RNA sequence: GGGCCCGUAGCUUAGUUGGUAGAGCGUCUGUUUUGCACACAGAAGGUCAGCGGUUCGAAUCCGCUCGGGUCCA
Numbered sequence: 001g002g003g004c005c006c007g008u009a010g011c012u013u014a015g016u017u018g019g020u021a022g023a024g025c026g027u028c029u030g031u032u033u034u035g036c037a038c039a040c041a042g043a044a045g046g047u048c049a050g051c052g053g054u055u056c057g058a059a060u061c062c063g064c065u066c067g068g069g070u071c072c073a
Stems, first nucleotide, its partner, number of pairs: 001072007010025004019056001027043005049065005
């Protein structure tokens, strides 16, 4: 320098037939307990790596950039 794969909540990730983003764990609050844990109920937390384009509409399609992995030189 070139090819391929990946980037989504604090962590692990689902969602890729384009229709407005969910789960588990964790955190916080409440109930329960003498107290803690467990259990149950609820809540907060996401510029979907960044920018631009296509589209009525983009995590999803296209281009470039950044970061990680891998292969080739």